[in-house]
RNA sequence: GCCUCUGUAGCUUAAUGGACAAAGUGCCGGUCUUCGGAACCGGCGAUGGGGGUUCAAUUCCCUCCAGAGGCA
Numbered sequence: 001g002c003c004u005c006u007g008u009a010g011c012u013u014a015a016u017g018g019a020c021a022a023a024g025u026g027c028c029g030g031u032c033u034u035c036g037g038a039a040c041c042g043g044c045g046a047u048g049g050g051g052g053u054u055c056a057a058u059u060c061c062c063u064c065c066a067g068a069g070g071c072a
Stems, first nucleotide, its partner, number of pairs: 001071007010025004018055001026044006048064005
């Protein structure tokens, strides 16, 4: 330099172009407990940046950024 793949919550993963982006774990609060843990209940929190297509984009297209792999 060229090609391919990946990027969603603090972490690990879901989501045929269409319902309020779902869950586990984590964190906070509560119930329970002598206290803690476990269990149960509630809450917090995310689509890498920009642009395009579309009535509608996590999804399709372009570009940039970051990471992984391959070729030279």
Background:
Predicted 3D model of a 72-nucleotide RNA (transfer RNA) from an uncultured bacterium. Rfam family: tRNA. Rfam's curators write: Transfer RNA (tRNA) molecules are approximately 80 nucleotides in length. The family's RNA type in Rfam is transfer RNA. The coordinates come from a structure-prediction model, not an experiment, and the mean pLDDT is 81.